[in-house]
RNA sequence: ACUCGUCUGAGCGAGUAUAAAUAGGCCACUAGGCUCAGAGCGGCUCCCCAAGUAAUUAUCUUGGGGGGCGAUGGA
Numbered sequence: 001a002c003u004c005g006u007c008u009g010a011g012c013g014a015g016u017a018u019a020a021a022u023a024g025g026c027c028a029c030u031a032g033g034c035u036c037a038g039a040g041c042g043g044c045u046c047c048c049c050a051a052g053u054a055a056u057u058a059u060c061u062u063g064g065g066g067g068g069c070g071a072u073g074g075a
Base pairs, nucleotide, nucleotide: 001016002015003014004013005012006039007038008037009036010035011034026074027073028072033041043069044068045067046066047065048064049063050062051061052060
């Protein structure tokens, strides 16, 4: 200097041509990704539609659309 830890800014940390990670202070806990602010990518949840499965408008699986949430606690 650049790349990476979802995106933007700040911080923390790692790597050196790769895009990962046992790192990102500790413990517990969570599906919830290192931290803070914002976003709402992933994720969780509710509703609707289509296809498949099925005796059935049930159940289950896959895909699509819309709404909500945007982890938490402790020393």